The part of an RNA shown here (small-subunit ribosomal RNA, 5' domain) has 544 nucleotides and comes from a metagenome. The prediction has a mean pLDDT of 83. The RNAcentral record of the full RNA draws on SILVA.
[in-house]
Context: one part of a larger RNA
RNA sequence: GAGCGAACGUUAGCGGCGGGCUUAACACAUGCAAGUCGAACGAGAAUGAGGGGGCAACUCCUCUAGUAAAGUGGCGGACGGGUGCGUAACACGUGGACAAUUUACCUUCCGGCGGGGGACAACAGUUCGAAAGGACUGCUAAUACCGCGUACGUCGGCGAGGGCUCUGCUCUUGUCGAGAAAGAUGGCCAAUCCUUGGAAGCUGUCACCGGAAGAUGAGUCCGCGGCCCAUCAGGUAGUAGGUGAGGUAACGGCUCACCAAGCCUAAGACGGGUAGCUGGUCUGAGAGGAUGAUCAGCCACACUGGGACUGCGACACGGCCCAGACUCCUACGGGAGGCAGCAGUGGGGAAUAUUGGGCAAUGGGCGAAAGCCCGACCCAGCCACGCCGCGUGAGUGAUGAAGGCCUUCGGGUCGUAAAGCUCUGUGGGGGGGGACGAACAAGCAGGCACUAAAUAAGUGCAGGCCCUGACGGUACCUCCUUAGCAAGCACCGGCUAACCAUGUGCCAGCAGCCGCGGUAAUACAUGGGGUGCAAACGUUGCUC
Numbered sequence: 001g002a003g004c005g006a007a008c009g010u011u012a013g014c015g016g017c018g019g020g021c022u023u024a025a026c027a028c029a030u031g032c033a034a035g036u037c038g039a040a041c042g043a044g045a046a047u048g049a050g051g052g053g054g055c056a057a058c059u060c061c062u063c064u065a066g067u068a069a070a071g072u073g074g075c076g077g078a079c080g081g082g083u084g085c086g087u088a089a090c091a092c093g094u095g096g097a098c099a100a101u102u103u104a105c106c107u108u109c110c111g112g113c114g115g116g117g118g119a120c121a122a123c124a125g126u127u128c129g130a131a132a133g134g135a136c137u138g139c140u141a142a143u144a145c146c147g148c149g150u151a152c153g154u155c156g157g158c159g160a161g162g163g164c165u166c167u168g169c170u171c172u173u174g175u176c177g178a179g180a181a182a183g184a185u186g187g188c189c190a191a192u193c194c195u196u197g198g199a200a201g202c203u204g205u206c207a208c209c210g211g212a213a214g215a216u217g218a219g220u221c222c223g224c225g226g227c228c229c230a231u232c233a234g235g236u237a238g239u240a241g242g243u244g245a246g247g248u249a250a251c252g253g254c255u256c257a258c259c260a261a262g263c264c265u266a267a268g269a270c271g272g273g274u275a276g277c278u279g280g281u282c283u284g285a286g287a288g289g290a291u292g293a294u295c296a297g298c299c300a301c302a303c304u305g306g307g308a309c310u311g312c313g314a315c316a317c318g319g320c321c322c323a324g325a326c327u328c329c330u331a332c333g334g335g336a337g338g339c340a341g342c343a344g345u346g347g348g349g350a351a352u353a354u355u356g357g358g359c360a361a362u363g364g365g366c367g368a369a370a371g372c373c374c375g376a377c378c379c380a381g382c383c384a385c386g387c388c389g390c391g392u393g394a395g396u397g398a399u400g401a402a403g404g405c406c407u408u409c410g411g412g413u414c415g416u417a418a419a420g421c422u423c424u425g426u427g428g429g430g431g432g433g434g435a436c437g438a439a440c441a442a443g444c445a446g447g448c449a450c451u452a453a454a455u456a457a458g459u460g461c462a463g464g465c466c467c468u469g470a471c472g473g474u475a476c477c478u479c480c481u482u483a484g485c486a487a488g489c490a491c492c493g494g495c496u497a498a499c500c501a502u503g504u505g506c507c508a509g510c511a512g513c514c515g516c517g518g519u520a521a522u523a524c525a526u527g528g529g530g531u532g533c534a535a536a537c538g539u540u541g542c543u544c
Stems, first nucleotide, its partner, number of pairs: 001544004006540005013390006019383002021348001026346003030343003035075003040072002048063006082301003092225007101218002106214007114148001116146002123138006154178011183206006192199003227273003234264003239261001241259006276298004280291004303324005326337004354380001356379003362376001363374004393423004403414004427485001428481006437471001443465002447461004488533005493514003499528005509516002
C1' cells in the first nucleotide's frame, strides 16, 4: 500500500446492488418447513337452510354432499433446505477403466394385457388402558395380495458356428427348464342381441406386463496431485497371498473354512497433531504466499452410539428399532421428544437480522386436468457491514463588515468566506397519473392435420377471445413548495501533506518507530489557523 463475513470509538442525508453466529455440531417454548391423487377402491358425516308430521320432546324428506375428516392403494417423502462434527482418506481435484455393475419417472422400438381365488383395513359390536395406544369377533372393495394358463424377447442348463476392444463380450442357431400383467376414463351403433337407448363389440387417451436401445443418476477400481512433527522407526494375524464356499447390482479377505508366510517402510510405513476438498478469493510485476464467508461442484453428518426394514435408490434431518445422556407428561403401571430447515428464545461472545408477505415469476412433488402443497424461491423488514452513485446548493458580491485569533500595534488572517442581489430544485415534503416483470396452462367458438366405419370423442398445430402481480399505489413520469431540512472524523516534531498563541512544568500527559515533557514545548491540553479523507473518518485484529 491492498484486502476483510470484521469489531470498537466519534459522526451520520438519500438510493441501487450485494452481505449478515467466524464463538457453544450448546440447550431449545411456539408457529410453519411434504405432500398429492375420488380419472385405483370401499364406505361416508356434521353444521346450516328449506319443507312435512307432532301439544311438546322429537321425527321424516331435499339441498349442503358423494363434500369434510379418516381408511385401503399409488407416486413422492433418498429431491429441495441446513451444518462442517468427523475425515490426511480414492474424501477431493484431474485423467482413465468396468469385457466386474445398476438406474423409478422420461424418450424410441418390439411383443403382450387370458382366466380365477382368498383376505385385511375402514365400518359395526364387545373390551383393556390415566394417556400413548391396543385386543377379540363379524362384514367388505380395489390398479392391494396369491395361484393357474400363455411367452416375442429374457434368464438358467447342455450344444454348434461367426465377429471382437479376447479373465470375456456380442451375433446367429438347436434343445430342455423357469418366470408376467390391472385396470380407469371418454366416444360410437355399420355389422350380432334386446330396440328412446344400451350390452357384447369397435375405438381414443392414460395406466399395466416382458424385452431392446437411449438419456440421466449412481456404484466400484486405478495413475498422478495437494498439511505439520523423525523429540513418532519399525508396523501388521484377516495381516499379504492361494483354494473352495457364502454374500453383493457388481470385482474383491467383503465374510467364512482350509493351506501357507507373507505384506508395508527412510521416495517416511506406523503413530501423534491439525484440517471438509475443489472451482475460486485476497495479495503480488510475476514466481509465490495466505485462504476456502457469500455463489457453484463433490463429500460427510442430522441429540450420542449401533442396527436393519421399505424401496429403483437410504442404512434415511422433520421414518422405524435398541442402548445412552437430557427435557417433558403420568392415575407411578407407563409414555412423548430431537431447529446443523425458516423465523424466534436462553446461553456463549468483541460480534451477526423479522416469531413478516406471496406462490405473481422460476423450480420441485402429486394429478388426465382444474388444481393443491412448497420458510425452495421471489419479495419486503432490520444493520453505513461492504462496493457504487447522488446531495448538503449555483452565480455574483471588498466599506476586504462585525466577530475570533495573532501582532513588531502599522497591520495580518479566517475571507468571496458571510451578509446582500440573481437563480436552480437533485434528495426531502405535498397532490395527480402509474408500470415492466405475464409467458402460459385451462376454458370458449371456429380452422387445418392425424386416428377412426364416423361429420362422436380424442390428440397435435397455428391464430383469436378470456383470465392471472406478493413486491406495490413501489419504480418511474408530472405539478407545487422553500436555500429552506442534510458534515463530520483524524492529523499538523521527522518518517508524512499541514504552525502559531496560551496553559502546564520529567507533573498532567503523548507515543507506530525515533522519541517529546525538568518555565518561552510547532511532539502534552485548549483556542485560532492549516492538511488529508468525506457519509464517513480513525483505532484494533488478521492476511499478502